Predicted 3D model of a 541-nucleotide part of an RNA (small-subunit ribosomal RNA, 5' domain) from uncultured Schwartzia sp. The full RNA is in RNAcentral, with records from ENA and SILVA.

[in-house]
Context: one part of a larger RNA
RNA sequence: GGACGAACGCUGGCGGCGUGCUUAACACAUGCAAGUCGAACGGGGCGAUUUGAAAGCUUGCUUUUAAAGAGCCUAGUGGCAAACGGGUGAGUAACGCGUAGGCAACCUGCCCUCAAGAUGGGGACAACGGCCCGAAAGGACCGCUAAUACCGAAUGAUGUGCAACUACCGCAUGGUAGAUGCACCAAAGGCGGAGCAAUCCGUCACUUGAGGAUGGGCCUGCGUCUGAUUAGCUGGUUGGUGAGGUAACGGCCCACCAAGGCGACGAUCAGUAGCCGGUCUGAGAGGAUGAACGGCCACAUUGGGACUGAGACACGGCCCAGACUCCUACGGGAGGCAGCAGUGGGGAAUCUUCCGCAAUGGGCGAAAGCCUGACGGAGCAACGCCGCGUGAGUGAAGAAGGUCUUCGGAUCGUAAAGCUCUGUUGUCGGGGACGAAGGGAUGCAUCAGGAAAUGGGUGCAUUUAGACGGUACCUGACGAGGAAGCCACGGCUAACUACGUGCCAGCAGCCGCGGUAAUACGUAGGCGGCAAGCGUUGUCC
Repeated sequence: GGACGAACGCUGGCGGCGUGCUUAACACAUGCAAGUCGAACGGGGCGAUUUGAAAGCUUGCUUUUAAAGAGCCUAGUGGCAAACGGGUGAGUAACGCGUAGGCAACCUGCCCUCAAGAUGGGGACAACGGCCCGAAAGGACCGCUAAUACCGAAUGAUGUGCAACUACCGCAUGGUAGAUGCACCAAAGGCGGAGCAAUCCGUCACUUGAGGAUGGGCCUGCGUCUGAUUAGCUGGUUGGUGAGGUAACGGCCCACCAAGGCGACGAUCAGUAGCCGGUCUGAGAGGAUGAACGGCCACAUUGGGACUGAGACACGGCCCAGACUCCUACGGGAGGCAGCAGUGGGGAAUCUUCCGCAAUGGGCGAAAGCCUGACGGAGCAACGCCGCGUGAGUGAAGAAGGUCUUCGGAUCGUAAAGCUCUGUUGUCGGGGACGAAGGGAUGCAUCAGGAAAUGGGUGCAUUUAGACGGUACCUGACGAGGAAGCCACGGCUAACUACGUGCCAGCAGCCGCGGUAAUACGUAGGCGGCAAGCGUUGUCC
């Protein structure tokens, strides 16, 4: 000199864009943060309207009741999602990360392409009804019922397993392709349209197989902090055989056998630490660092475990144990902010219990749509960067006043006043966005398919929809009006005098100032530097 997620002191006008618990991975009140589908299913509720019956009578209305019922809502069963998105950095010196490869040792829901199929049955369990226990959380028993829930059967191969064969290839185990035999394994419907019906068509879903895409799993070379005042470490340890387990290789696990394996090229132990793209600095080499943004990893009160599932050993799922908090009728129960806000605490120190799903993205759904503290915005904070303003011109009687003075004057100083302007910004008023493209509805045209219709694709027209926000921006009026400080002035280092003080009070980054003329302390005037900031402290280069 540069830099900062900074803090502290003094000061503080505006805007844009960013950033904001670095400490206690401390404890958390309250609200919200993951739902959705009625076009999978049986119930339940509301119900426009229609029909029948009865009553009242102002003879066409009111009330009651029964049946049907478009449509809307929904606790439950079922499906998909909940493994994403969001947070944090505790642990981890490790194939965790980075980079380059490998899998002839692997998986992959939703999506795309291709091939084939979807036949025919059965029995339950919720909801519901009844009854019982419990303070509650919740639970037991009996009875009924549906499905795209569950279970047999059929069909089954290019699928899986076994046996043996052929061809080609290779990277050791081996791989690919083809043919044979035996055995095993699937499925579900919904909505719309046509039709008297059988049935057919459209669309979404379903099953099997092959391939793709995407996402993941595993293995390996190299790289990845400090300490030798840590020198030896190791028993599933190192290897083999067999069996198990996994999507898959493997001491991954187990039985048996052998006695190996690592280490001064630093094993082991101890300390510290998430890693990287990057960021800061530097001419570079390098050094330091890993906030925000992006990728990977790990974690979710502490420890352990599995279940479901394509995917978890699962932040807002389950079980067990521990600590803690809460409720209790003392028998027993409930909870987990390192999600967004917010509270206490710790600390030098770090924000609103805000608005909206309008945009982007995600989940579900045929769609309308619903959900979304992701996200888009607003709020607070000079915390940072950038930009703008605090006026411009003229104005010498060099006014008044301050300071200094050799008492002549010098200086603040064109500075002020005065005069003439401007209107950035400010205040008030008027107008007023981009971000909106889609999607839906209606109408028309057209294309493929189809017996036709519904439906599907494409195009055109109209219409609907903005949190921010009456914001940005534009414009009118008013009016120099509301907007400058901080540090320094002995040398380094740019900027000097007066008074006060008298080794006192004090200053100080280093050298050093202060003991009666202090340009070094304090104040004033002046001057220098930077400027909505300026200094100080801390850390890195």